[in-house]
Context: one part of a larger RNA
RNA sequence: UGCAUCUGGUGGAUGCCUUGGUGGUAAGAGGCGAUGAAAGACGUGGCACGCUGCGAUAAGCGUCGGGGAGCUGCGAAGAAGCUUUGAUCCGAUGAUCUCUGAAUGGGGAAACCCACCGCGUAUGCGGUAUCUUGAACUGAAUACAUAGGUUCAAGAAGCGAACCUCGGGAACUGAAAUAUCUAAGUACCGAGAGGAAAGGAAAUCACAGAGACUCCCUUAGUAGUGACGAGCGAACAGGGACUAGGCCAAUGGUUAUAAAAUAAAAACUGGAAUGCUUUGGAAAAGGCAGCCAUAGUGGGUGAUAGCCCCGUACAGGUAAAAAGUUUUAUAAUCUUCGAGUAGGGCGGGACACGUGAAAUCCUGUCUGAAUAUGGGGCGACCACGCUCCAAGCCUAAGUACUCCUUACCAACCGAUAGUGAACUAGUACCGUGAGGGAAAGGUUAAAAGAACCCCGGCAAGGGGAGUGAAAUAGACCUGAAACCGGAUGCAU
Numbered sequence: 001u002g003c004a005u006c007u008g009g010u011g012g013a014u015g016c017c018u019u020g021g022u023g024g025u026a027a028g029a030g031g032c033g034a035u036g037a038a039a040g041a042c043g044u045g046g047c048a049c050g051c052u053g054c055g056a057u058a059a060g061c062g063u064c065g066g067g068g069a070g071c072u073g074c075g076a077a078g079a080a081g082c083u084u085u086g087a088u089c090c091g092a093u094g095a096u097c098u099c100u101g102a103a104u105g106g107g108g109a110a111a112c113c114c115a116c117c118g119c120g121u122a123u124g125c126g127g128u129a130u131c132u133u134g135a136a137c138u139g140a141a142u143a144c145a146u147a148g149g150u151u152c153a154a155g156a157a158g159c160g161a162a163c164c165u166c167g168g169g170a171a172c173u174g175a176a177a178u179a180u181c182u183a184a185g186u187a188c189c190g191a192g193a194g195g196a197a198a199g200g201a202a203a204u205c206a207c208a209g210a211g212a213c214u215c216c217c218u219u220a221g222u223a224g225u226g227a228c229g230a231g232c233g234a235a236c237a238g239g240g241a242c243u244a245g246g247c248c249a250a251u252g253g254u255u256a257u258a259a260a261a262u263a264a265a266a267a268c269u270g271g272a273a274u275g276c277u278u279u280g281g282a283a284a285a286g287g288c289a290g291c292c293a294u295a296g297u298g299g300g301u302g303a304u305a306g307c308c309c310c311g312u313a314c315a316g317g318u319a320a321a322a323a324g325u326u327u328u329a330u331a332a333u334c335u336u337c338g339a340g341u342a343g344g345g346c347g348g349g350a351c352a353c354g355u356g357a358a359a360u361c362c363u364g365u366c367u368g369a370a371u372a373u374g375g376g377g378c379g380a381c382c383a384c385g386c387u388c389c390a391a392g393c394c395u396a397a398g399u400a401c402u403c404c405u406u407a408c409c410a411a412c413c414g415a416u417a418g419u420g421a422a423c424u425a426g427u428a429c430c431g432u433g434a435g436g437g438a439a440a441g442g443u444u445a446a447a448a449g450a451a452c453c454c455c456g457g458c459a460a461g462g463g464g465a466g467u468g469a470a471a472u473a474g475a476c477c478u479g480a481a482a483c484c485g486g487a488u489g490c491a492u
Stems, first nucleotide, its partner, number of pairs: 001491009015477001016442002020413002022410007029402002031159002039100003042055003049075003061094006070082003105114003115128005130156009163194001164192005174181001178227001204210002214241004224232002245394003248338001252334011268316003274289005290307002292296001298310003343367008353379001374389005429436002449476001452464004
């Protein structure tokens, strides 16, 4: 030095576990905000760093209800206290609620600076933004007026995951190049609304007749459209979901206020039935013998428990306030049959339909009817026939979505997985910034977390002793491999 065996170190794979995730089902809720939101800054504890809670009344204050022995949130103990004169805790409803933030007295480099007016002895309290609408008072050029000004009252503003409507609107890409085309009316931007939105009671389809709208299946990848390329792509009929019709001057709708009535609902309460023995550190395991079940979902307990604990089935449960629904009353407000409309020319756009034979719908521009003895449609256009009545308004349900709440489920994951995040996670850290963005779980049944002694520097670390079922479970389950040692044997 190599090989073999044994024994260690390092390392953190594997196994097992789950506080966390993922996807769904059924309900609920679908908003919060000038009565100051969302999001924050700074404070707040006896000591107080982070998280949580709270706001100078600051891990909290009041009232009502529940509950009944412990409690002073977590990491995390000690100290000091509270509590049957009912604490902590849970539910409901109030009070307080610094500063920033729509932020609204002015300013501003957010959490800061500087004001005025009224009241008040003072600490201090209240008011003072803008826009819109309404009312009142004023009031120019300019006589009446109007613009403007002042005050008062009401409303708005901002945030929020997706879903929705409207206004704008790409490119990569595909066409194996590329320009029409496609991607796609997608992404994105803007405006606005609601719990849904939109649409909606035929100037519709059709040729038998049907009878608002919306959604699903089918018709059908059909008819069509298309450098007839790539592609795009209906409708009628049929089957389902759900069904609802009304109004234009009144016995109406909507909103607000007041009164009356009233369902549901919280915390919470009751809630059956098992003993002995063996092994073991521990019984829920094995053995023997029982019991309950409208309860054998689930979780915990020193191993696997219907009968030990929490629960579960089932049954019960309430004050006040708020909100909801219904009825009544009052007040406000809204609405008379549709002309610069239908149609036409030019230019565009939407329709599955790219200008085409191009009907139908919308309109930037120029025009421009009829009035039920009338008008529109039936895919150029004409006739006949059939059918409907535009240019006014409202309308649940079936449909879409899930930031959020509750319950439950899973041939979903199990710490390099599952959310980026099971843990101080959008943290540490990186970047001027927009932004990017981790790693990191497991002692034990219970800390019983190793008193005391020894070595050492009043260390680190170690050896005894002790605890424990186990300490090669000692700051930790298990503990693979790479890698590094030691011992023994063999070889050189």
Notes:
Large-subunit ribosomal RNA, domain I from a Rickettsiales bacterium, 492 nucleotides, folded computationally. The coordinates come from a structure-prediction model, not an experiment, and the mean pLDDT is 82. NCBI's taxonomy places the organism under Bacteria, Pseudomonadati, Pseudomonadota, Alphaproteobacteria, Rickettsiales.